[in-house]
A computed fold for a 74-nucleotide RNA from an uncultured Candidatus Saccharibacteria bacterium, annotated as transfer RNA.

RNA sequence: GGGCAGGUAGCUCAGCUGGCUAGAGCGCCACAUUCACACUGUGGAGGUCGGGAGUUCGAGUCUCUUUCUGCCCA
Repeated sequence: GGGCAGGUAGCUCAGCUGGCUAGAGCGCCACAUUCACACUGUGGAGGUCGGGAGUUCGAGUCUCUUUCUGCCCA
């Protein structure tokens, strides 16, 4: 330099053929329970979907660009 895969909550990830409110598990906080802790139950907080632009009535999803990570080729 060229190619491929990936970046979505604190962490690990899902998200179909574009569709209405962006989710799960773990973690965190509060309450219940306990002498207390853990477990368990209920509720809650937490997201510019890597950044920017475009297409569209509508984009996590499609297109362009840019950046970062991993792998392959040279």

Model confidence (mean pLDDT): 81 of 100. Its Rfam family is "tRNA". About the family: Transfer RNA (tRNA) molecules are approximately 80 nucleotides in length. By type it is a transfer RNA.